[in-house]
This record gives sequence, C1' cells and structure tokens, in this order.
RNA sequence: AGAGUAGGAGCGUUUGCGUGAAGUGAUGCGGGAUGGGAGGUUGUCCGCAUACGAAGGGGAUUUCCCCGCGAUAAACGCCCGCCGCCGCU
Repeated sequence: AGAGUAGGAGCGUUUGCGUGAAGUGAUGCGGGAUGGGAGGUUGUCCGCAUACGAAGGGGAUUUCCCCGCGAUAAACGCCCGCCGCCGCU
C1' cells in the first nucleotide's frame, strides 16, 4: 500500500404483499448480529410502547383480471461499503 464484513446503503429487473391498511417511516426503552481474531461506533436487525398516517380507478361476477399507488417484501444483478489494533497479501 492492498484485499476482505453485515438480516448494510443506492439503483435496476422479476415475483409477491397491501390498497376492507398490513407494511414502511418517526420517537422512547430493551436486546442481538456485525471483515480471519478480541473489542466497538455510525449504521443495521428483533421485541415492546407511544403518536402519526396513504390512491385509487376500470372490467368481470365470484374472492379474479388490467392500469395505478405504497419511504411495501423477497430473490437476482450492478455499484458502494466498518473504527483503531492484531492477522492476511
């Protein structure tokens, strides 16, 4: 000097979920995981509590289809990607 993390960030594609409102997001509390190693923060995940809160329309008539919508989920792809120490090249 370089590589390497995650239930990680962003974007795209696909398949779902919701649209009879779950999810997402916010705040507080508790806990977990987090380069190969021991620690640990930003961040992240889980649980609980609180407050807030949405975009529907069309066609069928059977629980479906189409166009939308959601800080929506997962998989895949691209890209980005730990702090100091030790280790590795």